[in-house]
């Protein structure tokens, strides 16, 4: 320089042919418990890297872009 892969909650991950963005683990806030844990029940947390297009609708498809990881000269 050309390919090919990945980025999505605080971490690790999903998300069918493009149709409401979720899951465990962390955090919070009840119950239970003398009290912690641990178990239950619930709340909260998201500009799907970032910028465009295309579509009634885009994590998903197209282009440019940034980064990280492999491969090839």
């Nucleotide at each position: 320089g050309c390919c090919g892969g990945a980025g999505u909650a605080g971490c690790u991950c999903a998300a069918u042919c493009g149709g409401u963005a979720g899951a465990g683990c962390a955090a919070c806030u009840g119950a239970u418990u003398u009290g912690u844990a641990a178990u239950c029940a619930g709340u909260a947390g998201g500009u799907u890297g970032c910028g465009g297009g295309u579509u009634c609708g885009a994590g998903u498809c197209c282009c440019a872009u940034c980064u990280c990881c492999g491969g090839c000269u």
Predicted 3D model of a 73-nucleotide RNA (transfer RNA) from a Kiritimatiellia bacterium.
It matches the Rfam family "tRNA". By type it is a transfer RNA.
The sequence was found in a public genome assembly.